[in-house]
Molecule: transfer RNA
Organism: Paludibacteraceae bacterium
């Protein structure tokens, strides 16, 4: 250089066009419980890499960028 994969909360990950303003599990906050901490319960707050098409509708399908693997010259 050429091909192909990945990016979804602080961390792992699950959703392959509408049931998703996104779900689950630690992790954090608050509250109960406890002499007090952890446990455990119950509440919250946290994400769909960017950017533009395509459709009534887009994490999802298309093109191009940015980062990481990988395979190949």
């Nucleotide at each position: 250089g050429g091909c192909g994969g990945a990016u979804u909360a602080a961390u792992g990950u699950a959703g392959u066009g509408g049931c998703c303003u996104a779900g689950c599990a630690u992790g954090c906050a608050u509250g109960c419980c406890u002499c007090u901490c952890a446990c455990g319960c119950a509440u919250g707050a946290a994400a769909c890499u960017c950017g533009g098409g395509u459709u009534c509708a887009a994490a999802u399908c298309c093109c191009g960028g940015a980062u990481c693997c990988g395979c190949u010259a």